This is a predicted structure of a 92-nucleotide RNA (Glycine riboswitch aptamer) from Limimaricola variabilis. Taxonomically the source falls in Limimaricola (Bacteria, Pseudomonadota, Alphaproteobacteria, Rhodobacterales). The prediction has a mean pLDDT of 79. The model forms 81% of the base pairs in the Rfam consensus.
RNA sequence: ACGGUCCUGCCGGGAGAGAGUGGGACGGUCCGCCGCCGAAGGAGCAGUCGCGCGCCCCGCGAUCUCUCAGGCAAAAGGACCGGGAGGGCCGC
Numbered sequence: 001a002c003g004g005u006c007c008u009g010c011c012g013g014g015a016g017a018g019a020g021u022g023g024g025a026c027g028g029u030c031c032g033c034c035g036c037c038g039a040a041g042g043a044g045c046a047g048u049c050g051c052g053c054g055c056c057c058c059g060c061g062a063u064c065u066c067u068c069a070g071g072c073a074a075a076a077g078g079a080c081c082g083g084g085a086g087g088g089c090c091g092c
């Protein structure tokens, strides 16, 4: 220097579901009630999918499942994707 992978900033894209309702002077806050969403985070492997020699069994993971947390106008947040910068590790 090149390639792969991971981390942290920056730029662009980025879904779903209540501007629900009662009260407190109140769309955002507080205390309740009813309904819903999954793509921060968290948990799980019963079902689905993937991986592990992988049909059974077993283990791990997930954008799968749960909905604890979070969210249900806009804004913000947002898994993930693309670009670029710096750094760690691996290979050559």
Base pairs, nucleotide, nucleotide: 002091003090004089005088006087007086008085010083011082012081013080018034020033021032022031023030024029035072036071037070041068042066043065044064048062049061050060051059052058